[in-house]
RNA sequence: GUAAAUAUAACUCAAAGGUAGAGUAGUAAAUUGUGAUUUUAAAAGUUGCAGGUUCAAAUCCUGUUAUUUACC
Repeated sequence: GUAAAUAUAACUCAAAGGUAGAGUAGUAAAUUGUGAUUUUAAAAGUUGCAGGUUCAAAUCCUGUUAUUUACC
């Protein structure tokens, strides 16, 4: 330099155009003499960034950034 893949909650990952979810972690409550375990509840996201298409975009298109892989 060329091509491809990945980017979503603190972490690991879902969601094939129609309300963004789960597990773990953290917080609060219950349980316990205390703690762990267990149960319940709530919270935590401008879906890497900037545009475009669409009634509607995490999803489709373009550009760009970072990481990884292959080739040179």
This is a predicted structure of a 72-nucleotide RNA (transfer RNA) from Surirella sp. A source record names the gene trnH-GUG. The RNAcentral record of the sequence draws on ENA. The source organism's lineage runs through Eukaryota, Ochrophyta, Bacillariophyceae, Surirellales and Surirella. Rfam family: tRNA. The family's RNA type in Rfam is transfer RNA.